[in-house]
Molecule: Glycine riboswitch aptamer
Organism: Arenibaculum pallidiluteum
RNA sequence: ACGACCCCUCGCGGGAGAGACCGGCCGGUGCCGGCGCCGAAGGAGCAACCGCCCCGGAAACUCUCAGGCAGAAGGACCGCAGGGGGAAG
Numbered sequence: 001a002c003g004a005c006c007c008c009u010c011g012c013g014g015g016a017g018a019g020a021c022c023g024g025c026c027g028g029u030g031c032c033g034g035c036g037c038c039g040a041a042g043g044a045g046c047a048a049c050c051g052c053c054c055c056g057g058a059a060a061c062u063c064u065c066a067g068g069c070a071g072a073a074g075g076a077c078c079g080c081a082g083g084g085g086g087a088a089g
Base pairs, nucleotide, nucleotide: 002089005085006084007083008082009081011080012079013078014077019035021034022033023032024031025030036069037068038067042065043063044062045061049057050056051055
């Protein structure tokens, strides 16, 4: 120096689901209320599994508190780029 792998970046690209519902106010795709629904921000629960096995870590499963149900925004996850760390060789 290369380098499996890990972390970070309001970086770039892809990115689903579910009422443009009803009523009221109103300059209004805005606000409030009601009912129905969605799961892939977050959160919570169970648990396969894992560990240093006291205890702890744990999902895309489950629940919908939050969030969302035209567009926009957001969006788990995947890929690329940049930065940092870095096993073996």